Predicted 3D model of a 74-nucleotide RNA (transfer RNA) from Lachnospiraceae bacterium NE2001.
The sequence is in RNAcentral, with records from ENA and Rfam.
It matches the Rfam family "tRNA". By type it is a transfer RNA. About the family: Transfer RNA (tRNA) molecules are approximately 80 nucleotides in length.
The same sequence occurs in records of 3 taxa.

This record gives sequence, C1' cells and structure tokens, in this order.
RNA sequence: AGGAAGGUAGUUCAGCUGGUAAGAAUUCCUGUCUGAUAAGCAGGCGGUCGUGAGUUCGAGUCUCACCCUUCCUA
Repeated sequence: AGGAAGGUAGUUCAGCUGGUAAGAAUUCCUGUCUGAUAAGCAGGCGGUCGUGAGUUCGAGUCUCACCCUUCCUA
C1' cells in the first nucleotide's frame, strides 16, 4: 500500500426481507430465601446501535467517506 471480517448495555453476543417499545445472558443494585454466606427466585438500573453524511414515509439493518480492532497479501 491492497484485500477480508468485525465495531449494538460494564462484559459476551443476538438482531439480516428496512417497519414491534432496541433484546438475551452475565456483572451491578434492591427484595426474597438462609443461623450466615453462596446458589436459587422476583424486580430494577444501564445503549447518541464506532463517527459523519446520503437514500427512504421509515435505517442497528442499504450506500459513501473516515476512525478503531483482528487476519491475509506485498
């Protein structure tokens, strides 16, 4: 320098034909349970969907540019 994959909650990820209120598990907090702790159970907090622009009635999802991570080629 060229190419590929990826970037969504603190963490690991789903979301794919563009249309639910953006989700799951886990962490954290509260309650319950217990002699106590852990586990279990119930509930809660937490997201500018990498950044910006474009297309569209409507974008996490499509297009373009840029940034970051991993890998491949030179």